Parts: sequence; structure tokens; C1' cells
RNA sequence: GGGGAUAUACCAGAGUGGCCAAAUGGGGCAGACUGUAAAUCUGCUGAUUCGUCUUCGGAGGUUCGAAUCCUCCUGUCCCCA
Repeated sequence: GGGGAUAUACCAGAGUGGCCAAAUGGGGCAGACUGUAAAUCUGCUGAUUCGUCUUCGGAGGUUCGAAUCCUCCUGUCCCCA
């Protein structure tokens, strides 16, 4: 230099344009159980005035509607040279 993949909640990781604050596991918090702890089980784990609002690397665009489609940029990884 050329080609390709990828970026998602604290971490890993799934995610057909509408049923998405987004599965599942881990971690964390609270509770139950236990003499204590571990293990196990339950609930919560963006904000909130509880009706909504904002969010998926960054910036734009398409659309009634975007994590999802398009463009550019940035980072990481792989292949070729």
C1' cells in the first nucleotide's frame, strides 16, 4: 500500500428496521438460608418526578421509526504484498 473483520450496560457476549434500556453468563448491591463463612436461591444492577427520557466507538445521513441500513473518521485484529 491492497483486502477483510470488528467496536454493544462494570466485564464477557447475543441482538431479523418496530415486540429494545438490549438475551445470557460473570462481577457488584440487597434479601432468604446458615452458629459464622462458602455454596445455593430470590430481587435489583443507565437516569427518573414512574410517565417517560437518554444510550450501542465519534460525526453526519436515510426512514414515520436505526444498536441494526448508508457515508466519512478513529481504534483493535486478521490476510496479502
This is a predicted structure of an 81-nucleotide RNA (transfer RNA) from a Bacteroidota bacterium. It matches the Rfam family "tRNA". From the family's description: Transfer RNA (tRNA) molecules are approximately 80 nucleotides in length. It was read from a public genome assembly.